Model confidence (mean pLDDT): 81 of 100. A computed fold for a 74-nucleotide RNA from a Chitinivibrionia bacterium, annotated as transfer RNA. It was read from a public genome assembly.
RNA sequence: GGGCGGCUAGCUCAGUUGGUUAGAGUACUUGCUUGACAUGCAAGGGGUCAGCAGUUCAAAUCUGCUGCUGCCCA
Numbered sequence: 001g002g003g004c005g006g007c008u009a010g011c012u013c014a015g016u017u018g019g020u021u022a023g024a025g026u027a028c029u030u031g032c033u034u035g036a037c038a039u040g041c042a043a044g045g046g047g048u049c050a051g052c053a054g055u056u057c058a059a060a061u062c063u064g065c066u067g068c069u070g071c072c073c074a
Base pairs, nucleotide, nucleotide: 001073002072003071004070005069006068007067010026011025012024013023019057028044029043030042031041032040050066051065052064053063054062
């Protein structure tokens, strides 16, 4: 330098052909349970969907560019 993939909650990830509340597990907070922990149960908070722009009535999802990261080729 060329090609392919990944980036969504603190962490690991889903989101199947664009559609109206953006989710799961875990972690965190509060309450219940306990003599006190742990476990368990219930409720709750937390997101510029890597960034910018474009297409569209509507974009995490499609297109372009940029950044970070992994693999392959040279």